[in-house]
RNA sequence: UGGAACAGCGAAGCGCCUGGACUCGCCUCGGCGAGUUGACGAGGUUGGGGUUUUAUCGAGCUAUCGGCGGGUGCCCCACGGUUGGUCACGACCGAGAGAGGCCUCACAAAGCCCGGGAGCGAUCCCGGGGACAAAAGGGCCGGGUGAUACCG
Numbered sequence: 001u002g003g004a005a006c007a008g009c010g011a012a013g014c015g016c017c018u019g020g021a022c023u024c025g026c027c028u029c030g031g032c033g034a035g036u037u038g039a040c041g042a043g044g045u046u047g048g049g050g051u052u053u054u055a056u057c058g059a060g061c062u063a064u065c066g067g068c069g070g071g072u073g074c075c076c077c078a079c080g081g082u083u084g085g086u087c088a089c090g091a092c093c094g095a096g097a098g099a100g101g102c103c104u105c106a107c108a109a110a111g112c113c114c115g116g117g118a119g120c121g122a123u124c125c126c127g128g129g130g131a132c133a134a135a136a137g138g139g140c141c142g143g144g145u146g147a148u149a150c151c152g
Stems, first nucleotide, its partner, number of pairs: 014069004019065001020037008040058003046078006079094005085148005100141005112129007
């Protein structure tokens, strides 16, 4: 210095690449080899189990095409919260614990412009400038059945 095994760390709108697209080289000119690309942020996890060609929201618009894996989604159970003090069941949720309706209000990155760096190149990385969302949040409306304690 290279390789292998084992262990650990790192990421969760995250990782990967056998298709596609793109670049470079070679040649017998449609193939071979070596590469590049392959989702921009916001938001999102009670515990266990199950499940996936199919997991929220908007921004952008030449492939952000296509696929694989994972996953905070969804379903079931348990626990917890709200629903009249308690309990059972039901509904809705997850310690920010009310679905839905109306009103209101805020925030982003890429893209774009300017500059720098790496690479033959596709392309990648960094700095600066100036924008623009929705979900979310806030306000109002919007809440079960049965039994039972206490009070009247």
This is a predicted structure of a 152-nucleotide RNA (glmS glucosamine-6-phosphate activated ribozyme aptamer) from Firmicutes bacterium UBA3576.
It was read from a public genome assembly, where an Rfam model found it.
The model forms 85% of the base pairs in the Rfam consensus.
Its Rfam family is "glmS glucosamine-6-phosphate activated ribozyme aptamer". Gene Ontology terms of the family: regulation of gene expression and catalytic activity.
Model confidence (mean pLDDT): 82 of 100.
Lineage of the source: Bacteria > Bacillati > Bacillota.